Background: Predicted 3D model of a 71-nucleotide RNA (transfer RNA) from a bacterium.
RNA sequence: UGCCGGAUCGUCUAAUGGUAGGACGCCAGGUUCUGGCCCUGGUAAUCUAGGUUCAAUUCCUAGCCCGGCAG
Numbered sequence: 001u002g003c004c005g006g007a008u009c010g011u012c013u014a015a016u017g018g019u020a021g022g023a024c025g026c027c028a029g030g031u032u033c034u035g036g037c038c039c040u041g042g043u044a045a046u047c048u049a050g051g052u053u054c055a056a057u058u059c060c061u062a063g064c065c066c067g068g069c070a071g
Base pairs, nucleotide, nucleotide: 001070002069003068004067005066006065010024011023012022013021018054025043026042027041028040029039030038047063048062049061050060051059
């Protein structure tokens, strides 16, 4: 430099173009003599900028970052 892939709550991981979900974590409550386990509820995310579309995490273009392959 070229090509390919990836990016989603704090972490991991889902999501046929149509309400962004789950687990762990954290917070609150219940349970307990206290703590843990367990139960209930809450918390919190689509890499950036454009485009297509009634509607984009999803499709298209460019870019940043990460990984792989080739030279």

Its mean pLDDT, the model's own confidence on a scale to 100, is 82.
Rfam family: tRNA.